RNA sequence: GGAGUCAGCCAGGCAGUCGCGGCGAACGUAUGCUGAAUGCGGUCGUCGAGGAAAGUCCGGGCUCCAUAGGGCAAGGUGCCAGGUAACGCCUGGGAGGCGCGAGCCUACGGAAAGUGCCACAGAAAACAUACCGCCUAAGCACGCUGUGCCGGUAAGGGUGAAAUGGUGUCGGUAAGAGCGCACCGCGCCGAUGGCAACAUCGACGGCAGGGUAAACCCCACCUGGAGCAAGACCAAAUAGGAAAGCGGCGGCUUCGGCUGCGAUCGUGGCCCACGAUGCUUUCGGGUAGGUUGCUUGAGCAUACUGGCGACGGUGUGCCUAGAUGAAUGGCUGUCCACGACAGAACCCGGCUUAUCGGCUGACUCCUUUU
RNA sequence: GCCCCCGUCGUCUAGAGGCCCAGGACGCCACCCUUUCAAGGUGGAAAUCGCGGGUUCGAAUCCCGCCGGGGGCACCA
Numbered sequence: 001g002g003a004g005u006c007a008g009c010c011a012g013g014c015a016g017u018c019g020c021g022g023c024g025a026a027c028g029u030a031u032g033c034u035g036a037a038u039g040c041g042g043u044c045g046u047c048g049a050g051g052a053a054a055g056u057c058c059g060g061g062c063u064c065c066a067u068a069g070g071g072c073a074a075g076g077u078g079c080c081a082g083g084u085a086a087c088g089c090c091u092g093g094g095a096g097g098c099g100c101g102a103g104c105c106u107a108c109g110g111a112a113a114g115u116g117c118c119a120c121a122g123a124a125a126a127c128a129u130a131c132c133g134c135c136u137a138a139g140c141a142c143g144c145u146g147u148g149c150c151g152g153u154a155a156g157g158g159u160g161a162a163a164u165g166g167u168g169u170c171g172g173u174a175a176g177a178g179c180g181c182a183c184c185g186c187g188c189c190g191a192u193g194g195c196a197a198c199a200u201c202g203a204c205g206g207c208a209g210g211g212u213a214a215a216c217c218c219c220a221c222c223u224g225g226a227g228c229a230a231g232a233c234c235a236a237a238u239a240g241g242a243a244a245g246c247g248g249c250g251g252c253u254u255c256g257g258c259u260g261c262g263a264u265c266g267u268g269g270c271c272c273a274c275g276a277u278g279c280u281u282u283c284g285g286g287u288a289g290g291u292u293g294c295u296u297g298a299g300c301a302u303a304c305u306g307g308c309g310a311c312g313g314u315g316u317g318c319c320u321a322g323a324u325g326a327a328u329g330g331c332u333g334u335c336c337a338c339g340a341c342a343g344a345a346c347c348c349g350g351c352u353u354a355u356c357g358g359c360u361g362a363c364u365c366c367u368u369u370u
Numbered sequence: 371g372c373c374c375c376c377g378u379c380g381u382c383u384a385g386a387g388g389c390c391c392a393g394g395a396c397g398c399c400a401c402c403c404u405u406u407c408a409a410g411g412u413g414g415a416a417a418u419c420g421c422g423g424g425u426u427c428g429a430a431u432c433c434c435g436c437c438g439g440g441g442g443c444a445c446c447a
Base pairs, nucleotide, nucleotide: 001366002365003364004363005362006361007360008359009358010357012335013334014333015332016331017330018329020048021047022046023045024044025043027041028040029039030038031037050341054352055351057350058349059348060347061346062227063226064225065224069272070271071270072269074223075222076221077220078219079093080092081091082090083089094108095106096105097104098103109218110217114216115215116212117211118210131157132156133153134152135151139149140148141147142146165184166183167182168181170180171179185207186205187204189202190201191200192199193198231292232291233290234289241283242282243281244280245279246278248261249260250259251258252257263277264276265275266274285446286445287444299318300317301316302315303314304313305312306311336339371443372442373441374440375439376438377437380396381395382394383393388427398414399413400412401411402410420436421435422434423433424432
């Protein structure tokens, strides 16, 4: 100097001016009229979008239904350990793969529980089997250096995505073959290290008999449902309406009712349990106003501290949008590296997706010079 | 804001791992028939299965992530 990897940060700045939303202060004005309180108006002060506010894909808080109960079904997750309110997230480790490397990626439990599927091609797609080829040792026949039969074999060829472990100038054989041997792989047992996943070493076994679980399934763990249009309060208004379906059976009765079983409903499967008593559907009617939930929170900053790390603990300081037709914008000047994706709506933790550019730190490889 | 559903020739659709470089109907094009048109007959074209990854030997179909479209949800009695 070039190429690259990882982690983190910023998201045009400044000034003026005109506007918008929340809160606070004093003022004016209206209601009230004793005050409190509320509405409206301008003035002053202060605060005012994001790293993704997005997709709504996961997890939780919060609210209602029962305190969220039991069983089945259904769904989800899936190497090990830890973090956390929780997670399908994160951290560390293991195994496998990619890269010269810094580093990166992985839906990574079970196919020697069971079932299913594996088109075409091929002898055969999983109880096995033999198209071409190789062999004729043993047995039989004949026209006897051979041919045929009965056979042997799976080393070679061929088919296929996949063919019953692989390599060997080894042994062995008629030819071959884990048939035997060496090494690699695999399985199982033991020892050592590790919390564990797993790793290493040793011994044993000729090899268990293909793939697929993002096919059913098995194993382990997890999940009740709905969602702020949840929910609570106030106010206003009306035809407190009509039709259809279900409203069953029994006992007691002072004839008002009480009670057992059943039925229906109780925030989207079924059964039990629990609670409630008319319920469901359709048509029609009325109001579409206000308050609350609504922002102090698993919050932010900083110092010390435990931990490899995710993260945790203690102290101090700070308050940083809360709208409900919904607020951040327009113009001017100036500077530069010429400004991307994009706008909160109950709140958090993640993931995923979109994104002009710039800065900082650590590290790797190549080249050159010393 | 929240919750669901859908996406296959121009249009409506079939499909549910291989029989599918995707079948059918309407429409379109060409030819036949007819004096001509319609109807009828024969043939043909027309689909990146919304897009991108993954699983599998093999994906319209299974899984994940995006994109686009559609629908529903207030209160009172």
Two RNAs folded together computationally: RNase P RNA and transfer RNA, 447 nucleotides in total.
It holds a member of the Rfam family "Bacterial RNase P class A". The family's RNA type in Rfam is ribozyme.
Its mean pLDDT, the model's own confidence on a scale to 100, is 79.